[in-house]
RNA sequence: CCAGAUGGCUGGAUGGCUGCGGGGGUUCGCCCCCGAGGAAAGUCCGGGCUCCAUGUAACACGGUGGCGGGUAACACCCGCCGGGGGCGACCCUAGGGAAAGUGCAACAGAAAGCAAACCGCCCGCAAGGGUAAGGGUGAAAGGGUGCGGCCAAAGGCGAAAGCCGGAAGCUUAAAGUAAGAGCGCACCGCGCUGCUGGUAACAGCAGUGGCACGGCAAACCCCGCCGGGAGCAAGACCAAAUAGGGACAACAUAGGGCGCGUUGCACGCUGGUUGUCCGGGUAGGUCGCUAGAGGUGGCAGGUAACUGCCAUCCCAGAUGAAUGGCCAUUCUCGACAGAACCCGGCUUACAGGCCAUCUGGCUUU
Numbered sequence: 001c002c003a004g005a006u007g008g009c010u011g012g013a014u015g016g017c018u019g020c021g022g023g024g025g026u027u028c029g030c031c032c033c034c035g036a037g038g039a040a041a042g043u044c045c046g047g048g049c050u051c052c053a054u055g056u057a058a059c060a061c062g063g064u065g066g067c068g069g070g071u072a073a074c075a076c077c078c079g080c081c082g083g084g085g086g087c088g089a090c091c092c093u094a095g096g097g098a099a100a101g102u103g104c105a106a107c108a109g110a111a112a113g114c115a116a117a118c119c120g121c122c123c124g125c126a127a128g129g130g131u132a133a134g135g136g137u138g139a140a141a142g143g144g145u146g147c148g149g150c151c152a153a154a155g156g157c158g159a160a161a162g163c164c165g166g167a168a169g170c171u172u173a174a175a176g177u178a179a180g181a182g183c184g185c186a187c188c189g190c191g192c193u194g195c196u197g198g199u200a201a202c203a204g205c206a207g208u209g210g211c212a213c214g215g216c217a218a219a220c221c222c223c224g225c226c227g228g229g230a231g232c233a234a235g236a237c238c239a240a241a242u243a244g245g246g247a248c249a250a251c252a253u254a255g256g257g258c259g260c261g262u263u264g265c266a267c268g269c270u271g272g273u274u275g276u277c278c279g280g281g282u283a284g285g286u287c288g289c290u291a292g293a294g295g296u297g298g299c300a301g302g303u304a305a306c307u308g309c310c311a312u313c314c315c316a317g318a319u320g321a322a323u324g325g326c327c328a329u330u331c332u333c334g335a336c337a338g339a340a341c342c343c344g345g346c347u348u349a350c351a352g353g354c355c356a357u358c359u360g361g362c363u364u365u
Stems, first nucleotide, its partner, number of pairs: 001361010012330007020035006037336001041347002044345005049231004061227005066080005081095001082093004096222002101220002103216002118135002120131004144187005150182001151180001155164003169177002189211001190209008235287004245278007256270004294313008331334001
């Protein structure tokens, strides 16, 4: 210098005039202070807060899924393990279960799951039959690779190729076996056992196993773990008005109903009207509302996420809902975008500029 990887910062500046929202002061003239973001966004996760429900368990439904740690909590973050990619810095990874069951597999291919004859090969004049030790297709084709010696009689079916069969052999605890997952040796993969290292996931080594009936579970499903519901238009308070409700008093006490099976009388309750009070809760108002799992700096612990202590700072709080307009100077001429209960994350959008660390290559010294 070129190409790249990772992490982070910034998002025009300064001044004047004048508005708007909030707070404070006031001699009521006015003065002072504060006033959007890294995403305020999507509303996708997790929590606080509020109200409702509230014994426990199971089922359903939803979420989640290697290990350890962080945290109020998480699907987030940190560290690590396994797998995949890259020369590398580094990046990606929902990463439990496929011998419980169901289901799926485009295109290509003859055939895609208790297999299947397109080519080849064998038989046959042909039709056709046989063969899965060869080829081609595919993401995937019946079970990895190499070496070595050995490997079946009788019989049955068939025109033949071939198929069935299985004495002896080989192997074994039983089983099993026929050019094959056979037997012996060695290696790869998988399972199991042991040892070593690690908190663990896991790794390494040794032994062993007639393990070798494929793939997909962000297909259903199974297993483990987690999860009450609704949301600041939550919710609380003050309270004009209206309906319905309650208490007391007055009027009416005439008639009705109930209080004992019937009748009479008395008494009580109930139903009516008016007034007062309580209560109710609409409009409206107040609170919730912003000092908080808070920011900054230092020290300490920790690989880190993060935590503790000390110091310091106050940084929007509206409710038709403010944060704007004009001017001057200047630069590299300015992206995405606007709070609405509050935090922690994730995701998405973002002109340009800057910083740090690292990787590969080239050149010069």
Molecule: Bacterial RNase P class A
Organism: Alphaproteobacteria bacterium